[in-house]
RNA sequence: AAGUCGGGCCGGACGAUCGCCGGUGCCCUUUAACAAGGCAUCGGAGGAAAGUCGGGGCACCAUAGAGCAGGAUAGCGGCUAACGGCCGUCCGUUAUAAGGCGUUCGCAAGAGCGCCGAAGGCGAGGACCAGGGCCACAGAGACGAGCGUAUUAAGUUACGGUGAAACGCGGCAACCUCUAUCCGGUGCAACACCAAAUAGGCAUGCAUUGAAGCGGCUCGCCGAGCAUGCGGGUAGGUGGCUUGAGCCGGCGGGUAACCGCCGGCCUAGAGGAAUGGUCGUCAUAGGCAGGCAACUGCCCGUAACAGAACCCCGCUUACAGGCUCGACUUCUUU
Repeated sequence: AAGUCGGGCCGGACGAUCGCCGGUGCCCUUUAACAAGGCAUCGGAGGAAAGUCGGGGCACCAUAGAGCAGGAUAGCGGCUAACGGCCGUCCGUUAUAAGGCGUUCGCAAGAGCGCCGAAGGCGAGGACCAGGGCCACAGAGACGAGCGUAUUAAGUUACGGUGAAACGCGGCAACCUCUAUCCGGUGCAACACCAAAUAGGCAUGCAUUGAAGCGGCUCGCCGAGCAUGCGGGUAGGUGGCUUGAGCCGGCGGGUAACCGCCGGCCUAGAGGAAUGGUCGUCAUAGGCAGGCAACUGCCCGUAACAGAACCCCGCUUACAGGCUCGACUUCUUU
């Protein structure tokens, strides 16, 4: 330098003006206080917010157990709150670049085909003598099977044909199953509180000889209403709601994932759903023109995927363009 790969970051900035939501302070009205209003100031949508595929925090069932059934995972070791996740390593598998080998065509240059070939990618990676089941077509036959030839007392021994596999310690367990380990349920439409209204209604059945409830079943726990039908009232408000298994920097340990210590920071909480509109300047990409090039001028418009809804950690999927860090192979120079 070229090629093949793996990761990280950005994915507009500044100013003015108007508007929306939240925090803090002050003023005013009211007043016991609050709310409403005004002013100032600070902040306001991602790296995937998507999918809803996993794991939790939290809330309730609920006083909180056991067994069965059911489900999930699977080399070895480590990390984590945990996971089906991540890291390392072993094994298996897979592709291609550079390059190499062989071969065909060609006068040659070269072209085609095949094989080898790095980092990388993928792995549902325990057990087939515990048992069951399956193996298309071909073949006599796919587990107590047996066609052809030779051989033997004897399908006893050897060879051949079909086929991926046949006289078997073959293959398949993202077939049932076995082994080891793990697993309550429902979910912010959870749940808690306040206000208002009505009919604390009627009928039937069950129920302290135990209703309902505890995901299914059994045991067990608990202890008072429950189920169905008819009929009547209400649908409002407040909280949950953002300080976190949080983020950034430094040092140390570790191959790494990650862990420890020190310091700093506070970075949305809407509620039918806020986070925006306009103008100007700059900058990257794009287009046109000039120029050997560096670059200059003009135009365009903010470019890709895409918008929080209790929160966090993963996985999967989508992504125009730009910057940057590394791994491998080959070439060149020193």

Background
Predicted 3D model of a 334-nucleotide RNA (Bacterial RNase P class A) from a Betaproteobacteria bacterium. Its Rfam family is "Bacterial RNase P class A". Its family is annotated with dimeric ribonuclease P complex, ribonuclease P activity and tRNA processing in the Gene Ontology. The family's RNA type in Rfam is ribozyme. Model confidence (mean pLDDT): 79 of 100. The organism belongs to Betaproteobacteria, within Bacteria. Of the family's consensus pairs, 98% are formed in the model.